[in-house]
Context: one part of a larger RNA
Order: sequence, then structure tokens, then C1' cells
RNA sequence: GAUUGAACGCUGGCGGCAUGGCUAAAGCAUGCAAGUCGAACGAGAAGCGGGCUUCGGCCCGUGGACAGUGGCGAAAGGGCGAGUAACGCGAUCGAACGUACCCCGAGGUGGAGGACAGCUGUGGGAAACUGCAGGUAAUACUCCAUGAGCUCUACGGAGGAAAGGCUUCGGCCGCCUUGGGAGCGGCGAUCGUCCUAUCAGGUUGUUGGUGAGGUAACGGCUCACCAAGCCGAAGACGGGUAGCGGGUGUGAGAGCAUGACCCGCCGCAUCGGGACUGAGACACUGCCCGGACUCCUACGGGAGGCUGCAGCAACGAAUAUUCCGCAAUGCGCGAAAGCGUGACGGAGCAAUGCCGCGUGCAGGAUGAAGCGGCUUCGCCGUGUAAACUGCUGUCAGGGUAUAGGAAUACUGACCAUACCCAAAGGAAGGGCCGGCUAACCUCGUGCCAGCAGCCGCGGUAAGACGAGGGGCCCAAGCGUUAAUC
Repeated sequence: GAUUGAACGCUGGCGGCAUGGCUAAAGCAUGCAAGUCGAACGAGAAGCGGGCUUCGGCCCGUGGACAGUGGCGAAAGGGCGAGUAACGCGAUCGAACGUACCCCGAGGUGGAGGACAGCUGUGGGAAACUGCAGGUAAUACUCCAUGAGCUCUACGGAGGAAAGGCUUCGGCCGCCUUGGGAGCGGCGAUCGUCCUAUCAGGUUGUUGGUGAGGUAACGGCUCACCAAGCCGAAGACGGGUAGCGGGUGUGAGAGCAUGACCCGCCGCAUCGGGACUGAGACACUGCCCGGACUCCUACGGGAGGCUGCAGCAACGAAUAUUCCGCAAUGCGCGAAAGCGUGACGGAGCAAUGCCGCGUGCAGGAUGAAGCGGCUUCGCCGUGUAAACUGCUGUCAGGGUAUAGGAAUACUGACCAUACCCAAAGGAAGGGCCGGCUAACCUCGUGCCAGCAGCCGCGGUAAGACGAGGGGCCCAAGCGUUAAUC
């Protein structure tokens, strides 16, 4: 000098765009953050209309709520960086794999059956929840058939599928088997990737083989047997620290430092373990077990997980609203209308940063008063500064109208645009002035009080302390502290 996710002190007018718990991956009240489909399925409350009535209600039609079965989604999006020195990440290659939804191609979609929710009846329990009986539908479940292609094969053969819905009757959306594609993902190799030798030896599924199991797939991934290997001063093993990259800061560069925001990858979801479902998870707002913690309880037993968005308390030098909207972009579901979405779009708070604008412009000398200084009774500084005169109208304030963000219609949470009114009015501070280093006088103080980045100032004329006047540098900021180059 540059820089910062900054903080602190003094000060503070407006706007645009960004950024904002770096500390306790310590704990959390409350609300919301993942649903959707009636064009898969049965059932059907309230309300409305009609009929009957012993006035209790019952029946029919319409209606479609809540809930349930079923499908798809819930593995995305969002958060955080604890762990990890590792094929985790980065670069370049590779072969033994998977893939719901989407695109292209081929073929098929025949027959039969039994249940379980919901519901009805009746129990248990404080609750969470749950038992028994009856009984019902399906794109839920099961069986038979067929099978081009598919899988296995000793090449003889064997195995193995389906579901319907809507319709304006034209068709549309589905379902099953299979080939290919796209995108996505799993796996392997080489090279690179911090400090420490006051860590020198480490290793027994360890290293390799045969066989088997397992997986979507290769493989000690797992197991049985056989062999005794494998790694290591080019640093194994151990210890410490740390998510990695694109990037970011600085620097002429080499380099050094760093990894907030945004993008890619990885890991995690109270701590530890486990599998289930599924195309995909060993699954943040799923399940089970154990631990710690919190809560409810009728003491028998139960409930919970903000490292989602807000918010609370705690910690800390320190970091925001329990806001608005699905209008846009995107995602899920749906044939669609649409529904959902704290993703996202916006608004709010904070000078936290960057950028822009303003706090007037022109004229105006009695060079006023005040204050200060001196060569001391007159000059000089503040200073065209002010007053005063004229002018303008940025921003803030008030009003009216309306492009655009809207995708030629519909649709705007919020933003934005134009014009008018009023009026110089509401808008300047901070640090510094001994040298480095731009900027000096007077008074006070008297090694005191104090200053200080370094050198150093202060003990009676202090340009270095404090004040006044003046000046210098920046400016809605200015300084200080911390940190990096």
C1' cells in the first nucleotide's frame, strides 16, 4: 500500500447491488419447510331437494368433506463441515456394471381365484395405541395359459409376464417382455494433495493362489484350504492439523496465504449400531435396538430430535423478520383444471462492503461582529465565509397516471416508469499537524498529568501532554484493533 463474512470508538442524508452466528456439529418453546392423483378403488359426513312419520326419525336423489386401499414422489430441493491425510478431492485414462421417470424400435395385453384396510358390531387402555367377530372394491395380491425376443443350458431342453381407466367412439393415457439411446450413478488405474523421525519398523484377511459364497458389477468383499508373502528413509506405521477443487486475497512475476458468498465433488443429520422398503437409501423432518438428554403419565406405560425458514436461550468482540407471495424460475403429483413447495421470487433490519448521488449554484467587502495572532494601539488570519440579491430543483415529502418485469389471452407478492405541487428548505463528520509524513501559533501543566507505530516527548518559554485558534488528509464516513500478502 492492497485486502476482510470483520469487531470497537466517534459520526451518520438518499439510492442500487451484494453480504450478514467465523464462537457451542452445545440445547431448543411455537408455527411452517412434501405432497399429489376421484381419469386406479370401495365407502361416503354436513348441506340442499323430494317422500313417509308413532315427531324419535326413516327412505330416495343430489352433493362431495374427513379418513382408508392403491400409484408416483418422498434418495430431489434446502442446511452444515463434525469426521476424513482417504482413490476423499483434482487431472488423465479404463472395464467387469446398474438405471424409475424421458426418447427411438419390436412384440404382447387371454382366463380364473382368494383376501385385507376402510366400514359394521363389540371389547381393552389415562394416553400412545390396540384385540376379537362379520364383511367389501381395485391399476393391491395369487394361480393357470401363451411367449417373438429374454435368462440358464450338458445344446437335448428348462424357466419365466401383463391392468386397466377415460372417451365426443375418432382415440387418448396406461400395463407386460425385450433391443437401443440420452442423462445420471456404482467400480478400477496412474500422477498430484499439510506438519512431525523427540513416531523406524509396520502387517495375519495380513500378501498371493485354488475353490466357493456374495454383489448390479470386478475384487480377501466374505469364507475354506494352500503358499509366505506385502509395505517401508523416494518416510511405511504412529501422532498432530484439515473437508477437496473451480476459485479468492496479495504480488511485476515466481510465489505466499486462503477455501465466507456462488458452482462441482465428498461427508454428516442428538451419539453408536442395524437392516427394511425401493430403480435408487443403509434414508435430515422413515423403521428397529442401545446410550445420553428433554417432556407427558392415572406409575401400568408412552413421546421427541431446527447442522431446513423464522424465532428462543446460551456462548461470544460479533452477525437480521416468529414478514409477503407462489406473480416469475424450477421441482413433485395430475389427462387437465390445478394443488403443494420457508426451493425460489420479494420486502424488512444492519454504512458490513462496493458503486452512484446529494448536503446547493451565481453574485456579494462595511473585508462587520466574535475568536485568535503579532513587528502593539494599528495591522493580519478565520474570509466571499456570513448577512443580503437572483436562480435551480437531484434526493427526501405530498398527489395523479401508467409502460415493463407477463411467457401476444388470464395472472404482479414486490419492483418499476412518467407528470404535477411545495421548498435552499430536512442532510458533515472523523483522524491528524516533532521526524518518518501533508499540516503551527498562543495559553495551561512542570519527569506531574499525560502521549507513543518506531525514534522518543514532559524536570518553568513543550510546534510531541491538555485546551483555543489556525491548518492538513479523507469524507457518509473517519480512525483503532485483529488478520493475510

This is a predicted structure of a 485-nucleotide part of an RNA (small-subunit ribosomal RNA, 5' domain) from a Phycisphaerales bacterium. Taxonomically the source falls in Phycisphaerales (Bacteria, Pseudomonadati, Planctomycetota, Phycisphaerae). Model confidence (mean pLDDT): 84 of 100.